[in-house]
Context: one part of a larger RNA
């Protein structure tokens, strides 16, 4: 390389958009590049193969044939691929009418809780634990009532619910905005699928500048526990968590399952439409469970496939060394991406 693979054994890129490339629906006509057939030329000799012959045999050598699977020229064939032209509507898209939604961004508002501040009542404890202690409290705490301030998060509704490409999204209202589903006729007429590079998005933590800081809480301090206890438990507590702008670009970024299309028993729940005699049923799009054929090493998957096929991309090829070294590149840094070998089993 071929082959064989990628849910769990090594292996699906975190996710999207998309240039090149690869692949691509039905019909008719033309061309003849690929393709197929015939003919001609060439494909040195030796080698290889076959037959025969020569050295006593063999190796070796000779003669003849075959082969040299290729290239060029030419004459044809036109099913398929390609290409040109015309055309079609089922793929794709547009239009119209409805629908659901924690989809995104911005602004405003709300109540509960927490902490703090001020004041009233009130008196000796409170807090915490397995038990304690550190801690707080007679300078009046905890408890309780009134008033005020601040920040963060939105109980119930809430659901194998919904939305989003993924990360993710949950108080209420308003504005701006993306996607999607159903129904309908009309329109465009293959406009499609995938997608190396590229570009964009991308939890948490972390970084820069400036704000903010209630609660929680790495680091840190103290108290316990213990043989020890640089922990688990407790009392405190700073970064951080929050906001704006910029960076970082990683996760068990998981369904550990790439995207698209077609086909292949059913049953049952549920979400949003349509239809219906408003009843059951049917139907489209999702979301769950069970289950046949089939697949699988098994577990299991099973119309939301891990089944049957096709197209395109990514990735794997014994364990360790190692996601390390070196180089390159990105980053303010932390570090990221790419990514070996010696040696060893």
């Nucleotide at each position: 390389c071929u082959g064989g693979g990628u849910g769990u054994a090594a292996a699906g890129g975190g996710c999207g958009c998309g240039c090149a490339g690869g692949c691509g629906g039905g019909a008719u006509a033309g061309c003849a590049a690929g393709u197929c057939a015939g003919a001609g030329g060439u494909g040195a000799a030796a080698u290889c193969c076959u037959a025969c012959a020569g050295c006593u045999u063999a190796a070796c050598u000779g003669u003849a044939g075959a082969a040299c699977u290729g290239c060029c020229u030419u004459u044809g064939a036109u099913a398929c691929u390609g290409u040109u032209a015309u055309u079609c509507u089922u793929g794709a898209g547009u239009u119209c009418g409805g629908g659901a939604g924690a989809g995104a961004g911005a602004g405003a508002c709300g109540g509960a809780a927490u902490u703090c501040c001020a004041g009233g009542u009130g008196u000796a404890g409170u807090g915490g634990u397995g038990a304690a202690a550190u801690a707080c409290g007679u300078a009046g705490a905890u408890a309780u009532c009134u008033g005020g301030a601040a920040g963060a998060a939105c109980a119930c509704c809430a659901g194998u619910u919904g939305c989003g490409a993924a990360g993710g999204c949950g108080g209420u209202c308003u504005c701006u905005u993306g996607g999607u589903c159903c129904g309908a006729u009309a329109c465009u007429g293959a406009c499609g699928c995938u997608g190396a590079g590229g570009c964009g998005c991308g939890a948490a933590a972390g970084c820069g500048u400036g704000g903010g800081g209630a609660g929680c809480a790495g680091a840190c301090a103290g108290g316990a526990u213990u043989a020890g206890a640089u922990a688990c438990c407790c009392u405190g507590g700073u970064a951080g968590u929050c906001c704006a702008c910029g960076c970082u670009g990683u996760a068990a970024a998981c369904g550990a399952u790439g995207a698209a299309u077609a086909c292949u028993a059913g049953g049952u729940g549920u979400u949003g439409g349509g239809u219906u005699u408003u009843a059951a049923a049917c139907u489209c799009a999702g979301u769950g469970c069970c289950g046949c054929a089939g697949c699988u090493a098994a577990c299991g998957c099973a119309u939301u496939a891990a089944g049957u096929a096709u197209u395109c991309c990514a990735c794997c090829u014994g364990g360790g060394a190692a996601g390390u070294a070196c180089g390159a590149u990105c980053g303010c840094a932390a570090g990221g991406u790419u990514g070996a070998a010696a040696c060893u089993c």

Small-subunit ribosomal RNA, central domain from a metagenome, 345 nucleotides, folded computationally. The RNAcentral record of the full RNA draws on SILVA. Rfam family: Bacterial small subunit ribosomal RNA. The coordinates come from a structure-prediction model, not an experiment, and the mean pLDDT is 89.